Predicted 3D model of an 87-nucleotide RNA (c-di-GMP-I riboswitch aptamer) from Paenibacillus oceani.

RNA sequence: UAGUCGAAAAGGCAAACUUAUCGAAAGGUAGGGACGCAAAGCUGCAGGCCUUCCGGUUGUUAAACCGAUGGCGGCUGGGCUGCCGAA
Repeated sequence: UAGUCGAAAAGGCAAACUUAUCGAAAGGUAGGGACGCAAAGCUGCAGGCCUUCCGGUUGUUAAACCGAUGGCGGCUGGGCUGCCGAA
C1' cells in the first nucleotide's frame, strides 16, 4: 500500500407516521420525524414481490380472472464506487 474483516473515532443515510404534491394504483418528490442501516451510496443485469390505467377472457346486474410497458435498491444476488484503520 492492497485485500479480508469490523473495535474505536469523525461523520452519513433515514423506516413507520405526518403535511404538501405527482400518479389509475403500486409508489415517487419535498418538509417534519427516527425504526434501523458498515455500503440503508448508485445501478432494473438475474431472481422475487407489489400495482393493474390500457389490453384480453368470462359474465351481463355487478363484477371476476389473466396481465407490465409501471414500481420496490430498506427483498436477495450480481456490477460500479466510497469514509476510518484496532484485533
Its Rfam family is "c-di-GMP-I riboswitch aptamer". Rfam's curators write: GEMM was predicted in a large-scale screen for bacterial structured RNA regulatory elements. Lineage of the source: Bacteria > Bacilli > Caryophanales > Paenibacillaceae > Paenibacillus. The sequence was found by an Rfam model in a public genome assembly. Its mean pLDDT, the model's own confidence on a scale to 100, is 87.